[in-house]
A computed fold for a 350-nucleotide part of an RNA from Amborella trichopoda, annotated as small-subunit ribosomal RNA, central domain.
Taxonomically the source falls in Amborella (Eukaryota, Embryophyta, Tracheophyta, Amborellales).
Context: one part of a larger RNA
């Protein structure tokens, strides 16, 4: 263990699908379980209360009388919850037209660049740093010039912009696939939301066996700095980074801010699309709807702040906190190949 809270003080699951479960539109019917009214029974006495009475008061005894929720039984009402039976279309879908978009998968091309190698031309340095030095070079480095390969990233365009549940998405074309917005209003007719468990995907590093391996660069060598320098500077440099195939399940995995609804001032931008209006057109003006910023009313907040994309008011649903340490730890159990990962105490301390 009621109650208070969960940006930052302890607290929002990393992110969705979704099973029980909870909760759930509008009109009328039926029942009468829940919920209301009325009486009845029962709630032993003692106690406690209200008014008395007896001990000279008082405590204490005592009589009466209230008090009483429950919980059972009977009639009765039908607003609201459930239930019955029919309907409706606003909530949600479905077809249909439009439309943007680094959404995903997968196949091809592509220029820069850098590194290595074959050639030319050239001769003494180069490179590096605060200086340096280790290192590369007279077996021609390094400059520059033709060529070849080879991996791995895609400048500008670029944005406070797009996508996408989140993780995360950027060079071009190609294929194929998911989802979203918007218009008419054609069609189903509450089929909804949240969702304990459960299942999916989840960065980076790690793992296991392969292909690759240009740049980079944990380890590790060397050079320098220092009192020392297991470090920061420099010069190499394996694992790894990449690619396919399976594991792993964690991040400050953030907006440190769960998800759905409705409502509550304006104003400046920006995206995508409709409508009016204007046009040769592309603009422009003006307003819908969907995102996405800035700034601010009210109102919230301990205070920064937030402020129709709420941290305002309101509902429904789940996850989570309850003083610091000890500990996200031990055991014990699942799960992993291992690394460890979930799930989680006490003792003792302040």
């Nucleotide at each position: 263990u009621u109650g208070g809270g969960c940006g930052u003080a302890a607290a929002g699951c990393g992110u969705c699908u979704g099973u029980a479960g909870g909760u759930g539109g509008c009109u009328u019917u039926u029942c009468a379980a829940g919920u209301c009214c009325a009486c009845c029974g029962u709630c032993a006495a003692a106690u406690c209360c209200u008014a008395g009475g007896g001990c000279u008061c008082a405590a204490c005894c005592u009589u009466a009388g209230a008090c009483a929720a429950g919980c059972g039984g009977u009639g009765g009402a039908a607003a609201c919850u459930a239930c019955c039976a029919a309907g409706c279309u606003g909530g949600a879908g479905u077809a249909c037209g439009g439309u943007a978009g680094g959404g995903g998968c997968a196949g091809a091309g592509g220029g820069a660049a850098u590194u290595u190698c074959c050639g030319g031309u050239g001769g003494a340095g180069c490179g590096g740093u605060g200086a340096a030095a280790u290192g590369c070079g007279u077996a021609g480095a390094g400059a520059u010039u033709g060529g070849a390969a080879a991996g791995a990233a895609c400048a500008c365009c670029a944005a406070c912009g797009g996508c996408g549940a989140a993780a995360g998405c950027a060079c071009u074309c190609u294929g194929u696939u998911g989802g979203g917005c918007u218009g008419a209003c054609a069609c189903u007719g509450a089929a909804a939301u949240u969702g304990a468990g459960a299942g999916a995907c989840g960065a980076a590093a790690g793992c296991u066996a392969g292909c690759g391996g240009a740049g980079c660069g944990a380890a590790u060598g060397g050079g320098a700095u220092u009192a020392g320098a297991u470090a920061c500077c420099c010069c190499a440099g394996u694992a790894g980074u990449c690619c396919g195939a399976g594991c792993c399940a964690u991040a400050a995995a953030c907006g440190a801010u769960g998800g759905a609804u409705a409502c509550u001032a304006g104003g400046c931008g920006u995206u995508g699309u409709g409508c009016a209006u204007a046009u040769u057109g592309a603009c422009c003006u003006g307003u819908g709807c969907a995102g996405u910023g800035c700034g601010g009313u009210a109102g919230c907040u301990a205070a920064c702040g937030c402020g129709u994309u709420a941290a305002g008011u309101a509902u429904c649903c789940c996850g989570c906190c309850u003083g610091g340490g000890g500990a996200g730890u031990a055991c014990g159990u699942u799960c992993g190949c291992a690394a460890g990962a979930a799930u989680a105490a006490a003792a003792c301390u302040c």
Its mean pLDDT, the model's own confidence on a scale to 100, is 88.
RNAcentral holds the full RNA, with entries from SILVA.